Predicted 3D model of a 108-nucleotide RNA (SAM riboswitch aptamer (S box leader)) from Mucilaginibacter yixingensis. The coordinates come from a structure-prediction model, not an experiment, and the mean pLDDT is 79. Of the family's consensus pairs, 97% are formed in the model. It matches the Rfam family "SAM riboswitch aptamer (S box leader)". Rfam describes the family as follows. The SAM riboswitch is found upstream of a number of genes which code for proteins involved in methionine or cysteine biosynthesis in Gram-positive bacteria. Taxonomically the source falls in Mucilaginibacter (Bacteria, Pseudomonadati, Bacteroidota, Sphingobacteriia). The RNAcentral record of the sequence draws on Rfam.
């Protein structure tokens, strides 16, 4: 890097350096940010996956991970309700599925 499987509306801080961006981007919106963004380091915390104990729940925190906003929201699509309406088309909300991204484990 690629493939497969699983998970995710919960949870969880501060300091130092740094000095303008960040929230995956293709688009739109919204939010955070000189009352200090991204990134690096240190300590602390959380407990998603693996691991260990337990064997029902749960406990531990060794490995990876994580510690603003639902994966920040929407986009593709099923169904339902409502609005509008002669029909059709359109709009909003809710629910499910998919795609994509993220994390973990295994394989190549």
């Nucleotide at each position: 890097c690629g493939c497969u499987u699983a998970u995710a509306g919960a949870g969880a801080a501060a300091g130092a350096c740094g000095g303008a961006g960040g929230g995956a981007u293709u688009a739109g919106a919204c939010c955070c940010u000189g009352c200090g963004a991204a990134g690096u380091c240190u300590u602390a915390g959380c407990a998603a996956c693996c691991u260990g104990u337990a064997c029902u729940u749960a406990c531990a925190a060794g490995g990876u991970g994580c510690u603003a906003c639902a994966u920040u929201c929407u986009a593709c699509u099923u169904g339902a309700a409502c609005c509008c309406c002669u029909u059709a088309a359109g709009g909003u909300u809710c629910u499910g599925g998919a795609a994509a991204g993220a994390u973990a484990a295994g394989c190549g």